[in-house]
RNA sequence: UGCCGAUAAGGGCAAAUCCGCCGAAAGGCGGAGACGCAAAGCCGCAGACCUACGGUAAGCCAUUAAAAUAUACCUCCCCUUCAUAAAUAAUGGUUACUAUGGUGGCUGGGUUGCCGAG
Numbered sequence: 001u002g003c004c005g006a007u008a009a010g011g012g013c014a015a016a017u018c019c020g021c022c023g024a025a026a027g028g029c030g031g032a033g034a035c036g037c038a039a040a041g042c043c044g045c046a047g048a049c050c051u052a053c054g055g056u057a058a059g060c061c062a063u064u065a066a067a068a069u070a071u072a073c074c075u076c077c078c079c080u081u082c083a084u085a086a087a088u089a090a091u092g093g094u095u096a097c098u099a100u101g102g103u104g105g106c107u108g109g110g111u112u113g114c115c116g117a118g
Base pairs, nucleotide, nucleotide: 003118004116005115012037013036017032018031019030020029021028022027035105041111042110043109045108046107047106048103049102050101054098055097056096057095059094060093061092062091063090064089065088069085070084071083
C1' cells in the first nucleotide's frame, strides 16, 4: 500500500414502534427507542421501487346549460309549448398514464475514511 473483516479495542450509525412538526401523497425532520450495519459516511449518476399536487385522455359516469336538428304526441295545416334521442360545452366524481416529488437500511457506480487478528 492492497485484499480481507476477528468472539479484538475504542468509538459511530440507528429498523420497527410511539410522540411532536412539515408535506397533496410517497415520505422527511426532531425526541424516545434498537432490528440491524465495516462504509447503514457523503453524492443521488444508472437501474429498481414508492407516490401523483399538477398535467394528459377528444376515456367512463353524473349534473347543469342555450340555440339548432331528428322523432313521437297534438293538429286540417303551420307556429309555439312539452317529452325523448344523439351531439356540444361547463362543473364534479372516477379510471388509466405521467416526476418535475421521494427511498437509498434495494442493486450497481463515484468519492472520502477508523481499527488491524490474518
Description
The RNA shown here (c-di-GMP-I riboswitch aptamer) has 118 nucleotides. The coordinates come from a structure-prediction model, not an experiment, and the mean pLDDT is 76.